[in-house]
Source information: The RNA shown here (small-subunit ribosomal RNA) has 1465 nucleotides and comes from an uncultured Dehalococcoidales bacterium. The sequence is in RNAcentral, with records from SILVA. It matches the Rfam family "Bacterial small subunit ribosomal RNA". Gene Ontology terms of the family: structural constituent of ribosome and ribosome.
RNA sequence: CCUGGCUCAGGAUGAACGCUGGCGGCGUGCCUAACACAUGCAAGUCGAACGGACCCAAUUCUUCGGAUGAGGGUUAGUGGCGAACGGGUGAGUAACACGUGGGUGACCUACCCCGAAGUGGGGGAUAACAACUGGAAACGGUUGCUAAUACCGCAUGUGCUCGACGAUUCAGUUCGUCGAGUAAAGUUCCGGCGCUUCGGGAGGGGCCUGCGGUCGAUUAGCUAGUUGGUAGGGUAAUGGCCUACCAAGGCAAUGAUCGAUAGGGGGCGUGAGAGCGCGACCCCCCACACUGGGACUGCGACACGGCCCAGACUCCUACGGGAGGCAGCAGUGAGGAAUAUUGCACAAUGGGCGAAAGCCUGAUGCAGCAACGCCGCGUGAGGGACGAAGGCCUUCGGGUUGUAAACCUCUUUUCUGAGGGACGAGACAAGGACGGUACCUCAGGAAUAAGUCUCGGCUAACUACGUGCCAGCAGCCGCGGUAAAACGUAGGAGGCGAGCGUUAUCCGGAUUUACUGGGCGUAAAGCGCGCGCAGGCGGCUUCGUUAGUCGGAUGUGAAAGCUCCUGGCUUAACUGGGAGAGGCCAUUCGAUACUGCGGGGCUUGAGGUUGGGAGAGGAGUGUGGAAUUCCCGGUGUAGUGGUGGAAUGCGUAGAUAUCGGGAGGAACACCUGUGGCGAAAGCGACACUCUGGCCCACACCUGACGCUGAGGUGCGAAAGCGUGGGUAGCAAACAGGAUUAGAUACCCUGGUAGUCCACGCUGUAAACGAUGUCAACUGGGUGUCGGUGGUUUUACACUAUCGGUGCCGAAGCUAACGCGUUAAGUUGACCGCCUGGGGACUACGGCCGCAAGGCUAAAACUCAAAGGAAUUGACGGGGGCCCGCACAAGCAGCGGAGCGUGUGGUUUAAUUCGAUGCAACACGAAGAACCUUACCCAGGUUUGACAUGGUCGUAGUAGUGAAGCGAAAGCGGAACGAGCCUUCGGGCAGCGAUCACAGGUGCUGCAUGGCUGUCGUCAGCUCGUGUCGUGAGAUGUUGGGUUAAGUCCUGCAACGAGCGCAACCCUCGUCGCUAGUUAAUUUCUCUAGCGAGACUGCCCGUAUAACGCGGAGGAAGGUGGGGAUGACGUCAAGUCAGCAUGGCCCUUACAUCCUGGGCUACACACACGCUACAAUGGGUGAUACAAUAGGUUGCAAUAGAGCGAUCUGGAGCCAAUCCAAAAAAUCAUCCUCAGUUCGGAUUGCAGGCUGAAACUGCCUGCAUGAAGUUGGAGUUGCUAGUAAACGCAGGUCAGCACACUGCGUUGAAUACGUUCUCGGGCCUUGUACACACCGCCCGUCACGUCAUGGAAGUCGGUAACACCUGAAGUCGAUAGGCUAACCCGUAAGGGGGGCAGUCGCCGAAGGUGGGACUGGUGACUGGGACGAAGUCGUAACAAGGUAGCCGUACGGGAACGUGCGGCUG
Repeated sequence: CCUGGCUCAGGAUGAACGCUGGCGGCGUGCCUAACACAUGCAAGUCGAACGGACCCAAUUCUUCGGAUGAGGGUUAGUGGCGAACGGGUGAGUAACACGUGGGUGACCUACCCCGAAGUGGGGGAUAACAACUGGAAACGGUUGCUAAUACCGCAUGUGCUCGACGAUUCAGUUCGUCGAGUAAAGUUCCGGCGCUUCGGGAGGGGCCUGCGGUCGAUUAGCUAGUUGGUAGGGUAAUGGCCUACCAAGGCAAUGAUCGAUAGGGGGCGUGAGAGCGCGACCCCCCACACUGGGACUGCGACACGGCCCAGACUCCUACGGGAGGCAGCAGUGAGGAAUAUUGCACAAUGGGCGAAAGCCUGAUGCAGCAACGCCGCGUGAGGGACGAAGGCCUUCGGGUUGUAAACCUCUUUUCUGAGGGACGAGACAAGGACGGUACCUCAGGAAUAAGUCUCGGCUAACUACGUGCCAGCAGCCGCGGUAAAACGUAGGAGGCGAGCGUUAUCCGGAUUUACUGGGCGUAAAGCGCGCGCAGGCGGCUUCGUUAGUCGGAUGUGAAAGCUCCUGGCUUAACUGGGAGAGGCCAUUCGAUACUGCGGGGCUUGAGGUUGGGAGAGGAGUGUGGAAUUCCCGGUGUAGUGGUGGAAUGCGUAGAUAUCGGGAGGAACACCUGUGGCGAAAGCGACACUCUGGCCCACACCUGACGCUGAGGUGCGAAAGCGUGGGUAGCAAACAGGAUUAGAUACCCUGGUAGUCCACGCUGUAAACGAUGUCAACUGGGUGUCGGUGGUUUUACACUAUCGGUGCCGAAGCUAACGCGUUAAGUUGACCGCCUGGGGACUACGGCCGCAAGGCUAAAACUCAAAGGAAUUGACGGGGGCCCGCACAAGCAGCGGAGCGUGUGGUUUAAUUCGAUGCAACACGAAGAACCUUACCCAGGUUUGACAUGGUCGUAGUAGUGAAGCGAAAGCGGAACGAGCCUUCGGGCAGCGAUCACAGGUGCUGCAUGGCUGUCGUCAGCUCGUGUCGUGAGAUGUUGGGUUAAGUCCUGCAACGAGCGCAACCCUCGUCGCUAGUUAAUUUCUCUAGCGAGACUGCCCGUAUAACGCGGAGGAAGGUGGGGAUGACGUCAAGUCAGCAUGGCCCUUACAUCCUGGGCUACACACACGCUACAAUGGGUGAUACAAUAGGUUGCAAUAGAGCGAUCUGGAGCCAAUCCAAAAAAUCAUCCUCAGUUCGGAUUGCAGGCUGAAACUGCCUGCAUGAAGUUGGAGUUGCUAGUAAACGCAGGUCAGCACACUGCGUUGAAUACGUUCUCGGGCCUUGUACACACCGCCCGUCACGUCAUGGAAGUCGGUAACACCUGAAGUCGAUAGGCUAACCCGUAAGGGGGGCAGUCGCCGAAGGUGGGACUGGUGACUGGGACGAAGUCGUAACAAGGUAGCCGUACGGGAACGUGCGGCUG
């Protein structure tokens, strides 16, 4: 940079939860248990259909008791209409259920409207009622009476229905003739209202049908009334709707069947749209009404508030029997995160009945509850400070809250009170639940009214305190381990505002399923490769058709909703009116380019014929030589073989070696080539037979015959499997030998399956170009293979062209890498595939396989990434070049001993603290007896040992300070006793008290400054401009040379520059000049200063340069030696105890003073040193030669004392003047190789010095005389005046030096060289590392948690099937029952019909049974994910230390190892 997922900002909701809450309008309110329901109400009405009953009662009669009863009212029952509407719910339903468009010549329709005709005359019952009677009840039974608009005949027949015939029509249409059948009801106020038949209408409904809208193929086959026919039945009507018979069909990859889910639509949310999601409220349709079945009535139901039956549940009961169905309105319980009143009214709108008055109406109109939503309003307005108080912060100056408040002026929406007061009510009157409501007027008073979330980034808004990986936050990234803008609180700020947040869900962002609008070389993604059915797509031309397509018109697309315009509520939400939009819809008219369809033609796609050509193409049969091994024989003798080195093995029973002969199997060297052939897998000796494909040339033939290809089918390396052969070599497994911590490996010796053949199976690979097939188009260059043409003395070449196969590259493409006529470019056709990582190339299911296993292929859960290409680094047991005392070559050491010092450890009251690989450990410490001192014990002090300030006080004040106590500090306080200024009051200083504060070597070096170490005195580190790249970045800085050097030269898309390197500085070496104290001294030497000198300047050679080599001169030669000087950075390196400093902590103590102790301990380990182990030495004596540096509280001579340390003493020196002696070396002598005349530790005694103090420090003498005889593994320094040896001085310091810093004296050895070790520089390469290899990371095992698979079983659910039983009920049958109307008959009786009974078919539910599908659970078990720093190894990433990976097989604690074949990632 790309790919890719996760997440957020927006809008929405029938919401819920948290905090908060002033008002009004309009809406909305059980999303869960189609769970169960107490109580009330939700469908009645009509007396103008009917007979009764009861009440009132005019009238008339009266024996005044009463009787009669017009009329009115109420009404149970008969009867009519309604109850099939309205209201609820969404369980079921994937279906003609819904939507849309059609059809019905296959149909119905009460009430309503229009038209035509009619309404005559009879009959028999029955409820109510009465009597008797059963039952607890519910509810009945028997007998008797009675009416009708209840029921039944007869008459009439406009009509209608049926049958026959004739004509007619597209038609079951219409017309005509004949025959048969078929109606009616009354009531009234006399206007009517009804009734019957027919025709028409309106509205409503039934049925049929095209098209449309869910998921699953891990559901692929389903179907017997199934599909069709005939006949019949049934219905309003078509139809297997039902029955009988006949035929064997019907559906399905355009997804049947099965399973899951779901009421559908208008619409709603979102979106730029296309879409995606949803189906609350409102409207349309459907379905349902406790669950299942059934019919009855009726115009209409198989009926929510009807009936019958079965079942579950609830209730009543006298136990015999009964009753019930809120998914109507309220309401209750339950469930749940969650959803309202057992309200008012029929005033309005609408509905039922009625002639009407009217009655009924939980429809409806209203009110109540809820910020649940949308909309509107308010909680005041104006003025008011260089800015109150308080809060918060602070750099202490101030800032902020903030015109905010107070205060002044004003207003009254809202609120409270009072007064008035509607519209909604229509053609007259009456009639208002809402409601004394809306609204209007007046009065009062700023009055009654603000919260919530956030403030690390996304994302608007910051500080303080608290907390300290705790408590907590979190949408994602992530915050929190003592300075948290991320937690909590506060102040402040930001957002929205009567709300604000959170949660849940949907759309968006997400072009993240891509129709609009994505991809597949390496990121996820091309099937291993062909053939090919269906399907998709298809060359040139002509005619026809008009299916697709395009346009017009018409119909429809309900209303509401949406958009625009406009009106009504003060505005808005809300709502009225108008217009528009909305279909893959239907009909019709038109257009005919393109596509389709049908006909004709063509040749360029495709195929064929002819003639040539190349080839490891395939199959079979045979033949050949080389090599390995084995066997036989000969020669020959002790080894051979193998490896990093070995061993196992083979060999004196004769191997290996060598010669000859023979056997057998496998493979075919050279040729051999990014050469050839094949679709891929793959194919390699030679010959023959059979056979597939390809290429070229020229003409001819067919005439689109083509391309792709889901399913299907064939081929398909290696390994593997089966059967039978074969077996030389090789070689999983296995055995042995090594290696190793181990070595189930790498290496070695053996060795079986296998490798080979035949037949069969398997069907997978990094089966790769990680690139599907076909076609067209788009600059070139250069090889190579096969052909052909041109040209050529037809040799080689050259040239043109066709087909293959490579490389480099234009445009273009690509994230880049790269691809580039063999495309990954530009297009078309078709197929396959992908959608974050893991889980998972897995589980389950299915199919295939002998097995191994293959194909197909999820989910839970989990992570916020996984990944590609490229870049910069770092790293590599990668490569190249180069450097360094890095190795090597040398010299001297350390490591062993004793001692000194430091550290660790241990100990201790304390052994103060820090430093900890290189880069801590003779380091801070240039020097702990006290002090230092920070530690410990004990004892004191508390404004303090020290600083500053304020207030008050104090007068023998400051200061000195006796006695006494005490270890000291300190306490104590006799006595003595001062100063400065002065305006003469006092003030300063002092002391005391008090308040601020002091003080802290207490913590944090991981909050810091400063300083320092280290890589490293390594040669590097960067910048500006330009250029290249999408970008990170690159270039420059790389390359070729050269150098100590990024030093210089040269080349170059770079050109320049900076920090480093070098030089400039100091010093040493040579010379000159000047000056100079000391000294006897001019030179010389010395000291100080100033100059000169060296620059590859000169010469020679090599190719120009840089440079290198050599030479001359020169004191010095190629940076002359040394020093100072340390780039960008790294190590959270070191230091809060040097100093400074933020924050935190202590404040009668973590401060401070003091005595004593400790830092000096001591089984031990390490580091740095000293002294030695001796003869290149030691002892003794003699005798030379330095430099640096220091000295007045100092260095100290001569002299004297002492064995000596040292003492006495003090010349000289404030220093080139004095202190002052160098030591090794040299000379002489003793020792003679020993634990010694080496070595000096340790110890004893006696002394000295410093100091207040020496148990501890140093020194001396005498005596003692330890270890140690050259130091294992390992390791350090050094390249020349260096190493080594020798002494001298200084700082620190009273004293103490084996340490440190300097100084000189003597003065070497070695460097072939860069293979190796370590460190470093540059270039390059790989990378899975970036905290950068002390990296990353894999698997087993152990523990915990979670989800999941299998599992003996076990418990459910669902839908079918088989059989049994079979309610209600329709239909059918039946007959020795009963029976008013009607018919026949004079009658008896009969017929017809009805009722009851019985039987049959069907039939819900139930039972039994075996299966199917599915869910829960399940001892045990399999893997998986995650988890803190567990265990074992080290597989992978670098050549990852055996290159890795793929398939397969075997083996192994585990990662893995090995075999065979393949790939390069």